[in-house]
Context: one part of a larger RNA
RNA sequence: UGACGGGGACCCGCACAAGCGGUGGAGCAUGUGGUUUAAUUCGAAGCAACGCGAAGAACCUUACCUGGCCUUGACAUCCCGGUGACAGCGGAGUAAUGUCCGUUUUCCUUCGGGACACUGGAGACAGGUGGUGCAUGGUUGUCGUCAGCUCGUGCCGUGAGGUGUCGGCUUAAGUGCCAUAACGAGCGCAACCCCUGUUCUCAGUUGCCAUCGGGUCAUGCCGGGCACUCUGUGAAGACUGCCUCCGUAAGGAGUGAGGAAGGCGGGGACGACGUCAAAUCAUCAUGCCCCUUAUGGCCGGGGCUACACACGUGCUACAAUGGCGUAAACAGAGGGAAGCGAGAUAGCGAUAUUAAGCAAAGCCCAAAAAUAACGCCUCAGUUCGGAUUGCAGCCUGCAACUCGGCUGCAUGAAGCCGGAAUCGCUAGUAAUCGCGGAUCAGAAUGCCGCGGUGAAUACGUUCCCGGGUCUUGCACU
Numbered sequence: 001u002g003a004c005g006g007g008g009a010c011c012c013g014c015a016c017a018a019g020c021g022g023u024g025g026a027g028c029a030u031g032u033g034g035u036u037u038a039a040u041u042c043g044a045a046g047c048a049a050c051g052c053g054a055a056g057a058a059c060c061u062u063a064c065c066u067g068g069c070c071u072u073g074a075c076a077u078c079c080c081g082g083u084g085a086c087a088g089c090g091g092a093g094u095a096a097u098g099u100c101c102g103u104u105u106u107c108c109u110u111c112g113g114g115a116c117a118c119u120g121g122a123g124a125c126a127g128g129u130g131g132u133g134c135a136u137g138g139u140u141g142u143c144g145u146c147a148g149c150u151c152g153u154g155c156c157g158u159g160a161g162g163u164g165u166c167g168g169c170u171u172a173a174g175u176g177c178c179a180u181a182a183c184g185a186g187c188g189c190a191a192c193c194c195c196u197g198u199u200c201u202c203a204g205u206u207g208c209c210a211u212c213g214g215g216u217c218a219u220g221c222c223g224g225g226c227a228c229u230c231u232g233u234g235a236a237g238a239c240u241g242c243c244u245c246c247g248u249a250a251g252g253a254g255u256g257a258g259g260a261a262g263g264c265g266g267g268g269a270c271g272a273c274g275u276c277a278a279a280u281c282a283u284c285a286u287g288c289c290c291c292u293u294a295u296g297g298c299c300g301g302g303g304c305u306a307c308a309c310a311c312g313u314g315c316u317a318c319a320a321u322g323g324c325g326u327a328a329a330c331a332g333a334g335g336g337a338a339g340c341g342a343g344a345u346a347g348c349g350a351u352a353u354u355a356a357g358c359a360a361a362g363c364c365c366a367a368a369a370a371u372a373a374c375g376c377c378u379c380a381g382u383u384c385g386g387a388u389u390g391c392a393g394c395c396u397g398c399a400a401c402u403c404g405g406c407u408g409c410a411u412g413a414a415g416c417c418g419g420a421a422u423c424g425c426u427a428g429u430a431a432u433c434g435c436g437g438a439u440c441a442g443a444a445u446g447c448c449g450c451g452g453u454g455a456a457u458a459c460g461u462u463c464c465c466g467g468g469u470c471u472u473g474c475a476c477u
Base pairs, nucleotide, nucleotide: 002476004473005472007471008470009469010468011467012466013465015461016460019425020424021423022422023421026316027315028314029313030312031311032310033309034307035306042053043052064302065301066300067299068298069297070296073125077124078123079121080120081119082118083117084116087104088103089102090101091100092099106115107114108113127291128290130289131288132287136285137284138280139279140278141276143274148187149186150185151184152183153182154163155162156161167178168177169176193268194267195266196265198236199235200234202232203231204230207226208225209224212223213222214221239262242256243254244253245252246251318418322377323376324375325374326373328371334365335364336363339358340357343354344353345352346351384415389410390409391408392407393406394405395404431453432452433451434450435449436448437447
């Protein structure tokens, strides 16, 4: 100087408290450990690994296992020889390669050859998801969006170092004010950026329809219009600016005024010096080491999906604030051409056939669902709950046995609110309800977004956890 203390003082955070809803019990989904296996590829490990890499394992992916095959190689550059069919395309055959059949076709030229493509050979080399993240770059997590971390000159100290950065007040903030052997400055904070909340300007189709006219069983359907909604461009607006009180000031208080919004309006992006030899050599790049007829390459099949068990994260429930049925209403944000697919027809249905429109403010996905209305159920393991199983089907795809999703009929398990313990959340939030997207042939209860309905509580800082500032002790540095 730091670190540490079951030392002290002050302050903050869903940290506790006050509340609401969960997890831990059940079934299932998913990840992990363990066990098993020929293989169950590899990585991630308290918080900060475990619905994590993986925005999607039937083949492929795929790195693992087994079997069959190749050895200058699937890929790059260089050398020598050959060919223009030994190449391309289609077909047969094979698991794959070798093989066979059909068919189509090169360019330049000084005619020496060259280019291009394929093939044979030789070796230099290729190749490696092999090792080391404790050799590294890059990227990322974390403390933590916490308010800190430093520098120049000066001053103090023999020096390590201190001061500044401390003190009083204040702030979300090392944010400011006052004071001051310090005076200034940098990286952070804040602001500048994006979305959202109000208004205005301009623009008016694919959007909209107040007024006028026409038409219909009905509908912006048509003429017309751009007022409104909306979409987009540009601007305004919020600054404790005004008022009252408190304060030297910074600033604080106010059911103050005005205002769509009030004291950072709400949300996002943005992450200082550093810490953890934190994570990643399997995104990529890369030093060194290792393999080189194999630790490289190709293919079939299998495995990553196993299952006495243990844990994490979720979904669905245990019901009446509910379940079922009938018929009505109201979103936002997205996606669409090897696509979205209206309508019609067939089917109980998944879906099939046919097919309009739409590269989309135009057409389609598209039905929003909770909700409201009416009716049934009447507290039961039930008209709760839907696991599991049987049969019959549909879809994707070369192919659903290992191992996909969906539909119909039947079956109808556990579960009657969950021990110790533990998690999230302070407002359009929690809770609850549905919708969309990425990946993607197919395959979400995960992830990323979108809107609908819409709470309760916060006395307070004694205590638990984490953090900041000052101070004190010290056996550590």
The part of an RNA shown here (small-subunit ribosomal RNA, 3' major domain) has 477 nucleotides and comes from an uncultured bacterium. The prediction has a mean pLDDT of 84.